About this RNA: c-di-GMP-I riboswitch aptamer, 85 nucleotides, folded computationally. Rfam family: c-di-GMP-I riboswitch aptamer. About the family: GEMM was predicted in a large-scale screen for bacterial structured RNA regulatory elements. The family is grouped with related families in Rfam's "c-di-GMP_I riboswitch clan". It was read from a public genome assembly, where an Rfam model found it. Model confidence (mean pLDDT): 88 of 100. Of the family's consensus pairs, 95% are formed in the model.
RNA sequence: AAACGAUAAAGGCAAACUUUGUGAAAACGAAGGGCGCAAAGCUACAGGGGCUAAGUGGGAAACCAUAUGCCAGCCAGUUUCCGAA
Repeated sequence: AAACGAUAAAGGCAAACUUUGUGAAAACGAAGGGCGCAAAGCUACAGGGGCUAAGUGGGAAACCAUAUGCCAGCCAGUUUCCGAA
């Protein structure tokens, strides 16, 4: 330095759910909560994947297509604490 990851030490994050706010929705902020996490840190106009469909287009309607809206706790990229085997 890389790889690896203890029932180690010190700290960290926070799923579902509840309350409240924003939003058309997906989702997000705050408070509680704690399922889990060694990157559950960061990055989504220009890596892949997923969600939503306001607007727009189509349709007689039901509905269909579409991101300019989102998801990093899906993979990926990138940086990084600690140190037993």